[in-house]
RNA sequence: GCCACUGUAGCUCAGCUGGUAGAGCAAACGAUUCGUAAUCGUUAGGUCAUGGGUUCGAAUCCCAUCAGUGGCUCCA
Numbered sequence: 001g002c003c004a005c006u007g008u009a010g011c012u013c014a015g016c017u018g019g020u021a022g023a024g025c026a027a028a029c030g031a032u033u034c035g036u037a038a039u040c041g042u043u044a045g046g047u048c049a050u051g052g053g054u055u056c057g058a059a060u061c062c063c064a065u066c067a068g069u070g071g072c073u074c075c076a
Base pairs, nucleotide, nucleotide: 001072002071003070004069005068006067007066010025011024012023013022019056027043028042029041030040031039049065050064051063052062053061
């Protein structure tokens, strides 16, 4: 330099053919218990990497950029 994949909640990840953004764990609060752990319930938590485009409507399609992973090539 080229190619492919990945980027969504604090962490790990879903999200189907474009149509209200989700789960588990973690966190806070509560229930339960003499107390702790465990269990159960509730709540909060999002620039869907960034910018632009298409569309009535974009996490989803297109383009560019950034970051990460892997592969290939060149030089030494």
The prediction has a mean pLDDT of 81. Predicted 3D model of a 76-nucleotide RNA (transfer RNA) from Anaerolineales bacterium UBA6668. It matches the Rfam family "tRNA". Rfam classes the family as a transfer RNA. The organism belongs to Anaerolineales, within Bacteria.